[in-house]
RNA sequence: AUAUCCAUUUGGCUAAGCUGUUGAAAAGCAGUGGCGCAAAGCUAUAGGGGCUUCUCUGCACUAGCAGAAUGCCAGCCAGUUGCACUU
Repeated sequence: AUAUCCAUUUGGCUAAGCUGUUGAAAAGCAGUGGCGCAAAGCUAUAGGGGCUUCUCUGCACUAGCAGAAUGCCAGCCAGUUGCACUU
């Protein structure tokens, strides 16, 4: 490049870990990696739930203990949008 056959296809996202970086932390971002996911797309003072606690309040006064997000998590539930096939 050509021919034949097949087609729920072609594809998408990316867990943990590791490296770098931001942050007090939870965690985020980038690279690598791929556990998995038919929404593992988007949405965090529209709702529930969870995580952290620099700071603040109370107790202690040696060190700590308890409470609380305006921080974080959507791959916890949820809301919302979209693709494919079939009827």